[in-house]
Parts: sequence; C1' cells; structure tokens
RNA sequence: UGGAAAAGGCAAACUCGCCGCGAGGUGAGGGCGCAAAGCCACGGGCCUCUCGAAAGAGAGGUAGCCGGGCUACCGAA
Repeated sequence: UGGAAAAGGCAAACUCGCCGCGAGGUGAGGGCGCAAAGCCACGGGCCUCUCGAAAGAGAGGUAGCCGGGCUACCGAA
C1' cells in the first nucleotide's frame, strides 16, 4: 500500500425466535456495505432509562460516528 491475484472473513436495512423498561443484544434468514465492519467505552459525539422546575446528576447502549490503545490473514513494495 492493495483485496478482481488467490483462498477466505465480517454482515446494514428488513423478517422471525429469545433476552432487556428502553437504547440495544443474541440465534437464524438476508446482504447495504467493510482491509481491521477483529478486540477495548480511554477522549469526544449520538441514543436510552431514572432523578430533577431547570441546569444537571446517576446508570446503561453504540467499536458499522470520529479519535486513541492492543492484536491480526493474503499479495505487492
């Protein structure tokens, strides 16, 4: 630095089952996309629940929003 060199990987919306108050998670179907769309909520963003008149506070979610950290397949240089 690329993934149309080859062998592979992941899986958006949507549908169904299960879990959760919810955001959402998970299994199956599906395939929009992805070269870290592998892992980590550390910073920012967004979302949910509870409290609060408000400012805000607390508890969560999102790694397929961005940054950061850790690790990794194949090819080229």